[in-house]
Description
This is a predicted structure of a 105-nucleotide RNA (TPP riboswitch aptamer (THI element)) from Acidiphilium rubrum.
RNA sequence: GAUUAUUCCGAGGGGUGCGCCGUCGCGCUGAGAGCCGGGUUUGUCCGGCAACUCUUUGAACCUGAUCCGGGUUGCGCCGGCGGAGGGACGGGAUUUGCCUUUGUU
Numbered sequence: 001g002a003u004u005a006u007u008c009c010g011a012g013g014g015g016u017g018c019g020c021c022g023u024c025g026c027g028c029u030g031a032g033a034g035c036c037g038g039g040u041u042u043g044u045c046c047g048g049c050a051a052c053u054c055u056u057u058g059a060a061c062c063u064g065a066u067c068c069g070g071g072u073u074g075c076g077c078c079g080g081c082g083g084a085g086g087g088a089c090g091g092g093a094u095u096u097g098c099c100u101u102u103g104u105u
Base pairs, nucleotide, nucleotide: 001098005094006093007092008091009090010089011055012054013053014052017028018027019026020025034049035048036047037046038045039044061086062085063084067080068079069078070077
């Protein structure tokens, strides 16, 4: 100096779905479905905080998409679209083992 793995700090990104004659309730999936405030055409939207998760080695998440096929009460799920188009980075510590240089025997 290249390299392997783990971890810490700071900063930043992101989503919040489905079902139930019940909707201030209960249940399901999921890492995560929360709380507070405001707006609203009552569909939902915006802001703050929390948890969770992701940060270019980037399927976290968004777009195409109210997409196509299978399955489900429905969402989740499987396959396709598709490694398509986008998408948020800096620093420190430990560690693996290789090369180079120097010293000693």
Model confidence (mean pLDDT): 75 of 100.